[in-house]
């Protein structure tokens, strides 16, 4: 100076520094991003143990119905482009989808890549009001072409 990404910018105070700058922390704002959450529409849990109700039942927590806690199983869900298929498996080959090729955006051709990982914890569809959360991390020296619209 650019790239992936929501992951940027501004203000105040403090720390430190001889002072300034750079840096760190706390707080606030703007902006960007994500989750929860009505009506309408849509629509699958099972089992064990324990506790419990102003209900039913009983001699009686025996039993029924309802509520709560905990454990197990088949699950379910979220962020993201990162899904899906083939293979006994590994490796691999494809693939939905995604990114880059430098003034910006759209389209086309050509070229080069990715197609991961993490989280919630039995639970969340959509969802106005409302509520909550994030602003990290990782890379590059690559500088193709055409058309249109801007600047």
């Nucleotide at each position: 100076c650019g790239c992936c990404u929501a992951a940027u910018c501004c203000c105040u105070c403090u720390c430190g520094g001889a002072c300034c700058a750079g840096g760190a922390g706390a707080g606030g704002g703007a902006g960007c991003g994500g989750g929860g959450g009505a009506a309408c529409c849509g629509g699958a849990g099972c089992g064990g143990c324990c506790c419990u109700g102003a209900c039913c039942u009983u001699u009686g927590g025996c039993g029924g119905c309802g509520g709560g806690g905990u454990c197990g199983c088949a699950g379910g869900g979220g962020c993201g482009a990162a899904u899906c298929a083939c293979c006994a498996a590994c490796c691999g080959u494809g693939u939905a989808g995604c990114g880059c090729c430098a003034c910006u955006c759209c389209u086309u051709c050509g070229g080069c890549g990715c197609g991961a990982g993490c989280c919630c914890g039995a639970c969340a569809g959509c969802u106005a009001a409302c509520c909550c959360c994030g602003c990290a991390g990782g890379c590059g020296a690559c500088c193709g072409a055409a058309g249109g619209a801007g600047g």